[in-house]
RNA sequence: AGAGUCGGCCAGACAGUCGCUGUACGAUAGCAACGCUCUUGUACGGAGGAAAGUCCGGGCUCCACAGGGCAAGGCGCCAGGUAACGCCUGGGGGGCGUGAGCCUACGGAAAGUGCCACAGAAAACAAACCGCCCAGCCCCUGAUUUUCAGGAUCUGGGUAAGGGUGAAAAGGUGCGGUAAGAGCGCACCGCGCUGCCGGCAACGGCAGUGGCAGGGUAAACCCCGCCUGGAGCAAGACCAAAUAGGAGAGCAGUGGCGUAUUGCCAUGGCUGCGGCCCGCAGGGCUCUCGGGUAGGUCGCUUGAGCUGCACGGUGACGUGCCGCCCAGAUGAAUGGCUGUCCCAGACAGAACCCGGCUUAUCGGCCGACUCUUUUC
Numbered sequence: 001a002g003a004g005u006c007g008g009c010c011a012g013a014c015a016g017u018c019g020c021u022g023u024a025c026g027a028u029a030g031c032a033a034c035g036c037u038c039u040u041g042u043a044c045g046g047a048g049g050a051a052a053g054u055c056c057g058g059g060c061u062c063c064a065c066a067g068g069g070c071a072a073g074g075c076g077c078c079a080g081g082u083a084a085c086g087c088c089u090g091g092g093g094g095g096c097g098u099g100a101g102c103c104u105a106c107g108g109a110a111a112g113u114g115c116c117a118c119a120g121a122a123a124a125c126a127a128a129c130c131g132c133c134c135a136g137c138c139c140c141u142g143a144u145u146u147u148c149a150g151g152a153u154c155u156g157g158g159u160a161a162g163g164g165u166g167a168a169a170a171g172g173u174g175c176g177g178u179a180a181g182a183g184c185g186c187a188c189c190g191c192g193c194u195g196c197c198g199g200c201a202a203c204g205g206c207a208g209u210g211g212c213a214g215g216g217u218a219a220a221c222c223c224c225g226c227c228u229g230g231a232g233c234a235a236g237a238c239c240a241a242a243u244a245g246g247a248g249a250g251c252a253g254u255g256g257c258g259u260a261u262u263g264c265c266a267u268g269g270c271u272g273c274g275g276c277c278c279g280c281a282g283g284g285c286u287c288u289c290g291g292g293u294a295g296g297u298c299g300c301u302u303g304a305g306c307u308g309c310a311c312g313g314u315g316a317c318g319u320g321c322c323g324c325c326c327a328g329a330u331g332a333a334u335g336g337c338u339g340u341c342c343c344a345g346a347c348a349g350a351a352c353c354c355g356g357c358u359u360a361u362c363g364g365c366c367g368a369c370u371c372u373u374u375u376c
Base pairs, nucleotide, nucleotide: 001372002371003370004369005368006367007366008365009364010363012341013340014339015338016337017336018335020046021045022044023043024042025041026040027039029037030036031035048347052358053357055356056355057354058353059352060232061231062230063229072228073227074226075225076224077091078090079089080088081087092106093104094103095102096101107223108222112221113220114217115216116215129163130162131159132158133157134156135155136154139151140150141149142148143147171189172188173187174186175185176184190212191210192209193208194207195206196205197204198203236298237297238296239295246289247288248287249286250285251284253267254266255265256264257263270282271281272280273279305324306323308321309320310319311318312317342345
């Protein structure tokens, strides 16, 4: 200098002006009122690293629930962190990269069942298409008829070296061995078992031993281990109009009793059936109570919170001390305009709250490292 890896951070800046919203304090007006509301002034606060997807895990709220089991779903190397997790940290195995580093659903296929397209002889109690080798009948060629050498078809047998198929074919390489071959024998590698050593463990190393169990697939059923009650802030709690509906009480008048009164008893009331009585049908007015709708209040933001320092830990993280308060709306605010500057500004907007994951994202800064080339 070039090319790369990992981690962290910022998210146009400044000024003026006009608004919006929350809190505190004040002014003005209304109401009987603690106090609330209208208008208004001042001060302070006012989106994110993902506020997103709603994919996991919790808090909180309501409902359900003796205990155990089945079913269903999820998770799955080991250890740790955490409120918890499918997240994070550290480690192990495997894969990729020259490397920094990255990826990894990574329990069990000697419990059982299923599946393995096409191709291929065969896809699993193994098997044999070509080939290789042995034997035999007949035949052909050569030399010398019986003999010998070579060859072809067929038949019987041996073999799994080599070829060919496939994603995958019953260990790999080499030497010996053999008719040809083969763990048939041997050495090394691989695999299984045993022991020792290191490690909390996953696992690793070493030694001995067995010629050697044995295809793949469990994001196929399944087996093993662990976890899981349901719904969600439109959760849920409180206050409480008008109208309709529910429950209760009272309501003119008349008659009787009582010395009498505002007392007691009975009848009865309001509307319709053309006026009255009986009768029939229906429920009038006033007050109170309870449920409940509109509406309002709470839940609502002080929290597994943030900053700094110290200590423990490789780390995730934990503990202690000091300091801080950092949106809380409900038609739902966080915006518009102007000016200056620069590297010319991306993705995108809270709605109960946290911890994660995933996805989107202009441009730039910082730190730790790797590889290549060159110079000193």
The RNA shown here (Bacterial RNase P class A) has 376 nucleotides and comes from Methylococcaceae bacterium UBA2778. It matches the Rfam family "Bacterial RNase P class A". From the family's description: Ribonuclease P (RNase P) is a ubiquitous endoribonuclease, found in archaea, bacteria and eukarya as well as chloroplasts and mitochondria. The source organism's lineage runs through Bacteria, Pseudomonadati, Pseudomonadota, Gammaproteobacteria and Methylococcaceae. It was read from a public genome assembly, where an Rfam model found it.